[in-house]
Annotation: Predicted 3D model of a 97-nucleotide RNA (Guanidine-I riboswitch aptamer). The prediction has a mean pLDDT of 85. Rfam family: Guanidine-I riboswitch aptamer. Rfam's curators write: This family represents a conserved RNA structure found upstream of the ykkC and yxkD genes in Bacillus subtilis and related genes in other bacteria.

RNA sequence: UAUUAAGUUUUCUAGGGUUCCGCGGGCAUAGUACCGGUCUGGACCGAGAGAAAACCCGUAGCAAAUACGGACACGGAAGGAUAAAAGCCUGGGAGAU
Numbered sequence: 001u002a003u004u005a006a007g008u009u010u011u012c013u014a015g016g017g018u019u020c021c022g023c024g025g026g027c028a029u030a031g032u033a034c035c036g037g038u039c040u041g042g043a044c045c046g047a048g049a050g051a052a053a054a055c056c057c058g059u060a061g062c063a064a065a066u067a068c069g070g071a072c073a074c075g076g077a078a079g080g081a082u083a084a085a086a087g088c089c090u091g092g093g094a095g096a097u
Base pairs, nucleotide, nucleotide: 007055008054009053010052011051012050015045016044020042021041022039023036024035025034027031056070057069058068059067060066072092074095078090079089080088
């Protein structure tokens, strides 16, 4: 010194916790309250370096259609959001190479 399409969105997955629901528990009071995620779950959050799709971009084409291409990517600690946590965000950052 090394991207500037290394673009956007959606659905999902690995993963993640515990507001809500469910589940479990305690109780002179049996509940609209309390405790438990060291509860499989519903629902929720969710990847730059995971998947798929749509759009989009480049080249060819007057244009549309269509074809091809869109490669590669080791990675903390710490902090932040939300109820909370995380492969979420800072961040293709620091660093390593």
Of the family's consensus pairs, 100% are formed in the model.